[in-house]
Context: one part of a larger RNA
């Protein structure tokens, strides 16, 4: 030195554990903000660095409930206190709430500096305290005031109201890539995706047919979502790829209001024979559709009382999410604290009984967790039960609103730079194609119900519908957040980046990047005292414990480093 073996050291794998994560389901909530948010800075404790809480009333103040013996957070200790006259603690409602931050009196290198007005502290000044003082939009009132004489536009000011900023995803809209695929690449694809911007809601958007369908007769009846139709019909350098609809089956269902004709009122203009006519603006009534409807004119019918009208009474219908709108509200349910909430003993083993054995008991409770090993009956709970106050739901009733129909005539109305056409584009599964339908930048430009649009060029017939105004719940999408339950989800190199004071330490000028790090024991009983030593570190006794498991603390693998012994050289 090698090999073997025994015993150690180092190291932190493995096993076990879980306070943390991940996912699903159900329910709630779906916003906060000038009454100053989100997020911060600085303070705040007897001693106080950090975290947490709170705000100069500062680990807190008031009140109403709950609750019951202890309490002064994590977090020990000392000091000092509080509490059955009910504290601490939990919940509802309130008070306080520095400074920055949309930040809003002006400024500014956020948490700072400076000012004006009014009112106090003073008799005055200085100083200081309180309140107000940003911008834009709308309304009100006032003062002014051009071209331009009156006026108007405009300007300034008072008062009131609104907006702003933040927020995870979902939604709609305006913009809008490329890597990629096509085995290259340009049309195409990726993809109307990522991303940027705007706006909103608890959902958004869509939505009551100028729709489909059928043409052999028909038939359906707003929208949305799901399944199917179907990887079909199609589109496609007919490459790569893209990819419907009708119909059928389900979920959920809900329909309405204007504009116009006509009538009237008010203001203004023109004409006037001073009666009015006409135009215009606003408002009220009327009216809302495709078997066309409505207006206007004529006729007939239209609860009771009443001659009739008006009025009154009664009936009917409807309603707060559209269809008109405001409010009160019984009842019951839920949320935000809780709870007196049943029932077990003995022996044995053991450090410890919940184990074994023996004998009992409860159960609207044998979910689960804890307790010195495995507990229905030891503890917390579980089933059941419970609210002064606030919130949410339900919503009887109050209340509020409405009430015409038929027949005939007449030809007044029924959404215009619109439909449509041409050019250029976009969007439709559809790449210009035979390319309809939809949108529109430019140009042209109708008809008015004997009308107009659609039915995939176009024409005819037929059929379906009525554009150029608007509103509309549910079924659908999502989860920053709260509650509950569950998991052939993870178990500390896993699971969130983060089980631990983590978006921390650290890195970067910055945008940004971004860790490592869990476990003594049932209980600190955390090792009094003695010895070596530097009044060390570390160790040896003693003591605790079931066991040193001894704080570099459960288990303690391997690499690696030693010591003893054996063999070989």
């Nucleotide at each position: 030195a090698g090999c073997a073996u025994a015993c150690g050291g180092u190291g932190g794998a493995u096993g076990c554990c879980u306070u943390g994560g991940c996912g699903a389901c159900g329910g709630a909530a779906g916003g906060c903000g000038a009454u100053g948010a989100a997020g911060g800075a600085c303070g705040u404790g007897g001693u106080a660095a950090g975290c947490u809480g709170c705000g100069a009333u500062a680990a807190g103040c008031u009140u109403c409930g709950g609750g019951a013996a202890g309490c002064c957070g994590c977090a020990a200790a000392c000091a000092g206190g509080c509490g059955u006259u009910g504290a601490u603690c939990c919940g509802g409602a309130g008070a306080u709430u520095u400074c920055c931050g949309a930040a809003u009196g002006g400024g500014g290198g956020a948490a700072c500096c400076c000012c004006c007005u009014g009112c106090g502290c003073u008799g005055a000044a200085a100083g200081u305290g309180c309140a107000g003082g940003a911008u834009c939009c709308g309304a009100u009132a006032g003062c002014u005031g051009a071209a331009u004489a009156c006026a108007u536009a405009g300007g300034c000011u008072u008062u009131c109201g609104g907006a702003a900023g933040c927020g995870a995803a979902c939604u709609c809209a305006g913009g809008g890539a490329a890597g990629u695929g096509a085995a290259c690449c340009a049309u195409c694809u990726u993809a109307g995706u990522a991303c940027c911007u705007g706006a909103a809601g608890g959902a958004a958007g869509a939505g009551a047919a100028a729709a489909c369908a059928a043409u052999u007769u028909a038939g359906u009846g707003a929208u949305u979502u799901c399944g199917u139709c179907a990887g079909u019909a199609g589109c496609g350098g007919c490459g790569a790829g893209c990819g419907a609809a009708c119909g059928c089956g389900a979920a959920a269902c809900a329909g309405c209001c204007c504009a116009a004709a006509c009538c009237g009122a008010u203001g203004g203009g023109u004409c006037u024979c001073c009666g009015g006519a006409u135009c215009u603006a606003u408002c009220g009534g009327g009216g809302u559709u495709g078997u066309a409807g409505g207006a206007c004119c004529u006729g007939c019918c239209c609860g009771g009382u009443g001659u009739a009208g008006a009025g009154c009474c009664g009936g009917c219908g409807a309603g707060u999410u559209a269809c008109a709108a405001a409010c009160c509200g019984a009842u019951c349910c839920g949320c935000u604290a809780g709870c007196a909430g049943a029932a077990u003993c003995g022996u044995c083993u053991g450090g410890a009984a919940g184990g074994a054995c023996g004998g009992g008991c409860c159960a609207u409770a044998g979910a689960g967790g804890g307790u010195g090993a495995u507990a229905g009956c030891c503890c917390c709970g579980u089933a059941a039960c419970g609210a002064a106050a606030g919130c949410g739901g339900u919503g009887a009733g109050g209340c509020u609103c409405g009430u015409g129909g038929c027949a005939g005539g007449c030809a007044c109305c029924u959404g215009a730079g619109u439909a449509c056409c041409g050019c250029g584009g976009g969007a439709c599964a559809c790449g210009u194609g035979g390319a309809a339908c939809c949108c529109u930048g430019c140009g042209g430009g109708a008809a008015u119900c004997u009308a107009c649009g659609a039915c995939g060029a176009c024409c005819a017939u037929g059929u379906c519908g009525u554009a150029a105004g608007g509103c509309u719940a549910a079924a659908u999408a999502c989860u920053c957040u709260c509650c509950g339950u569950c998991g052939a989800c993870c178990g500390a190199u896993a699971g969130u980046g983060a089980a631990c004071c983590a978006g921390u330490a650290c890195c970067g000028u910055g945008a940004g990047g971004g860790a490592a790090a869990g476990g003594u024991g049932a209980a600190a009983a955390g090792a009094a005292c003695c010895c070596c030593u530097g009044c060390g570190a570390g160790g040896g006794g003693a003591g605790u414990u079931a066991a040193a498991a001894g704080a570099a603390c459960c288990u303690g693998a391997a690499a690696c480093c030693g010591u003893g012994u054996g063999c070989u050289u």